A computed fold for an 89-nucleotide RNA from Anaerolineales bacterium UBA3082, annotated as c-di-GMP-I riboswitch aptamer. NCBI's taxonomy places the organism under Bacteria, Bacillati, Chloroflexota, Anaerolineae, Anaerolineales. Its Rfam family is "c-di-GMP-I riboswitch aptamer". Gene Ontology term of the family: cyclic-di-GMP binding.
[in-house]
RNA sequence: CGGUGAUAAAGGCAAACCCAUCGAAAGAUGGGGGCGCAAAGCCACGGGCCUAAGGUUCAAAAGUGGACUACGGUAGCCGGGUUGCCGCC
Numbered sequence: 001c002g003g004u005g006a007u008a009a010a011g012g013c014a015a016a017c018c019c020a021u022c023g024a025a026a027g028a029u030g031g032g033g034g035c036g037c038a039a040a041g042c043c044a045c046g047g048g049c050c051u052a053a054g055g056u057u058c059a060a061a062a063g064u065g066g067a068c069u070a071c072g073g074u075a076g077c078c079g080g081g082u083u084g085c086c087g088c089c
Base pairs, nucleotide, nucleotide: 002089003088004087005086012037013036017032018031019030020029021028022027035076041082042081043080045079046078047077048074049073050072054069055068056067057066058065059064
């Protein structure tokens, strides 16, 4: 430098659920918790998925309701990019 994750060490992260805060929601952050994870470190670039405040539109006298829509999310859905510990070859 390249490949790889069977075994081992030092360790790391933290699903569901509960509490608090933020948010229209999806969800996020902090604490508890621990299902799992060898990139479950980081980046929404492509696809997927979730949500629909605002917007468009339809119905309605109105209150309001339906449909569509990401400029909101998800990196623990997949691909891609990027950085990195240890073992082995």
The coordinates come from a structure-prediction model, not an experiment, and the mean pLDDT is 87.